[in-house]
């Protein structure tokens, strides 16, 4: 100056660069009525953030698939094609959807892909 991502921006004290504490704003999550769903679940464990699921093989825990999800030079957006990625954390016997309510997070990781069109 970008790039995934919700992780960005304003005040305030401290610290002294990029750190910590508070507070608000804006963007995300989760719980929780009537209606409506669902007539069913429960150790065969269940949910929840997220693209990250599903099948198949297999002596090797590692391949092939398919879906899913990313690749910036003014932004969006569609076709090609080319390359990556498909984790990882959390709850804990509980949770459908849900207005008011309530309540949490705002980290951490990286440096370009080429070609035809539209707005």
């Nucleotide at each position: 100056c970008g790039c995934g991502u919700a992780a960005u921006c304003c005040c305030g004290g401290g610290a002294a660069u990029u750190c910590u504490c508070g507070g608000g704003a804006g963007c995300g999550g989760g719980g929780g009525a009537c209606c409506c769903a669902a007539c069913u679940c429960u150790u065969u464990g269940g949910g929840g953030u997220g693209c990250a699921u599903c099948g198949c093989c297999a002596u090797c825990c590692g391949g092939c698939g398919a879906g899913g999800g990313g690749u910036a030079a003014c932004c969006u957006u569609u076709c090609c094609g080319a390359c990556c990625c498909u984790a990882g954390c959390c709850c804990u016997u509980u949770a459908g959807c849900u207005a008011a309510c309530c309540u949490c997070g705002u980290a951490g990781g990286c440096g370009u892909c080429g070609a035809a069109g539209a707005g």